[in-house]
RNA sequence: UCUGAAAAAGGCAAAUCCGCCGAAAGGCGGAGACGCAAAAUCACCGGUCUACCGGGCAUUGGCCCUACGACAGCGGGAUUGCCGGAU
Numbered sequence: 001u002c003u004g005a006a007a008a009a010g011g012c013a014a015a016u017c018c019g020c021c022g023a024a025a026g027g028c029g030g031a032g033a034c035g036c037a038a039a040a041u042c043a044c045c046g047g048u049c050u051a052c053c054g055g056g057c058a059u060u061g062g063c064c065c066u067a068c069g070a071c072a073g074c075g076g077g078a079u080u081g082c083c084g085g086a087u
Base pairs, nucleotide, nucleotide: 001086002085003084004083011036012035016031017030018029019028020027021026034073040079041078042077044076045075046074047071048070049069054065055064056063057062
């Protein structure tokens, strides 16, 4: 540097439930494990989600647009890392 997850030592924690924060997406903590060889960290690129604020339509109390918000367990990229194998 590339590669693998058989072994050894471990690590993380989906859905769901409870509490809290938030307009929401979602986040934090506890319980819980679907899975993950980077499911460690980062919003740089693409993508996806939400729409408080803002804009437009309509006046039936609705619809559409919109990220400065969110997702790292969507993909790419960057940085770091245990064990084994190859060079």
c-di-GMP-I-GGC riboswitch aptamer from a Desulfuromonadales bacterium, 87 nucleotides, folded computationally. The coordinates come from a structure-prediction model, not an experiment, and the mean pLDDT is 86. It was read from a public genome assembly, where an Rfam model found it. The source organism's lineage runs through Bacteria, Pseudomonadati, Thermodesulfobacteriota, Desulfuromonadia and Desulfuromonadales.